[in-house]
């Protein structure tokens, strides 16, 4: 210098779900966005939640007989994954976002 992991940035590809209602704000007008309220909906920004295992700590069993050590079963606390689950938060024509993959590049750094 550089590989691993991991972060970034550019391009491309990327699903799901009501152009919902009713007042308002803007506006020539109407659509859309934006505010409130209410009803359906989705899940791939983000975010919360589980398991196998595994670490303390504790009961019990197991042995000719105590005791220990291993073992075997439970109790509890902690760690502990997802495209699983919640629907906080984001979304539900178009755009824009989008988990994730390709290509490229760039920081970081032997932990490859």
């Nucleotide at each position: 210098u550089u590989g691993a992991c991991g972060c970034g940035u550019g391009c491309g590809a990327g699903a799901g779900a009501g152009c919902g209602u009713u007042g308002g704000u803007c506006c020539a007008u109407g659509a859309a966005a934006c505010c409130a309220a209410c009803c359906g909906c989705c899940g791939a920004a983000g975010g919360g939640g589980c398991a196998a295992g595994u670490g303390g700590c504790u009961g019990g069993g197991u042995u000719g007989c105590c005791g220990g050590a291993g073992c075997c079963c439970g109790g509890u606390c902690g760690c502990c994954a997802a495209u699983c689950u919640c629907u906080c938060a984001g979304g539900c024509a178009a755009a824009a976002g989008g988990a994730u993959c390709g290509c490229a590049c760039g920081c970081u750094g032997a932990c490859a």
This is a predicted structure of a 112-nucleotide RNA (Glycine riboswitch aptamer) from an Anaerolineae bacterium. NCBI's taxonomy places the organism under Bacteria, Bacillati, Chloroflexota, Anaerolineae. The sequence was found by an Rfam model in a public genome assembly. The model forms 91% of the base pairs in the Rfam consensus. Its mean pLDDT, the model's own confidence on a scale to 100, is 81.